Description: RNAcentral holds the sequence, with entries from MGnify. Lysine riboswitch aptamer from a bovine gut metagenome, 165 nucleotides, folded computationally.
RNA sequence: GAUAGAGGCGCGGUUAUCAUCAGUAGCUCCGUUCAGCCGCCGGGAAGCGGGGGAGCGAAAGGGAUCGCCGCCGAAGGGUAUCCGCAUCCCGUGCGGAUAUGCCUGGGCCGUCGGAGAAGAUCCGCCGGACUGUCGCAAGGGCUUUUGCCCGCGCGGAGAGCUGUC
Numbered sequence: 001g002a003u004a005g006a007g008g009c010g011c012g013g014u015u016a017u018c019a020u021c022a023g024u025a026g027c028u029c030c031g032u033u034c035a036g037c038c039g040c041c042g043g044g045a046a047g048c049g050g051g052g053g054a055g056c057g058a059a060a061g062g063g064a065u066c067g068c069c070g071c072c073g074a075a076g077g078g079u080a081u082c083c084g085c086a087u088c089c090c091g092u093g094c095g096g097a098u099a100u101g102c103c104u105g106g107g108c109c110g111u112c113g114g115a116g117a118a119g120a121u122c123c124g125c126c127g128g129a130c131u132g133u134c135g136c137a138a139g140g141g142c143u144u145u146u147g148c149c150c151g152c153g154c155g156g157a158g159a160g161c162u163g164u165c
Base pairs, nucleotide, nucleotide: 001165002164003163004162005161008072010071011070012069013068014067016065017064018063026056027055028054029053030052037050038049039048040047041091042090043089044088045087075104076103077102078100079099080098081097082096083095084094085093086092105131106130108128109127110126112124113123114122115121133156134155135154136153139150140149141148142147
């Protein structure tokens, strides 16, 4: 350098089904001037609508399960640029594309913060034990030795680790 693998509630994507979203938004009908009130992410401007009753009544995102697909920096996040959405401007947020070895070995639990309809789920800082891997110290066993195995303590990071060529 090439190639093939390992970590397990392992990672990501996707069809179908189901629940939730929600008796919400919206539509139809009947009323109403109620107040200078409320709503449309925050502020400003503008505009539209509402206030009560009845009937009908969603969807998207997010989630669960089975199957299928791609895999082990799988992937997630941050930052920068651009595009789109939320009426216009500023802000903020969301979605997408590109770039970036900037951060994270992995899953789990917890406080806090963000997104979200949400006690679901996702993302982030921090903390906790667990787990895989390598290094170091000492102990035990096998071995002539090199070395191998076991438990234990400390530490590091995937730009890593192991096998083969």
The model forms 96% of the base pairs in the Rfam consensus. The prediction has a mean pLDDT of 82.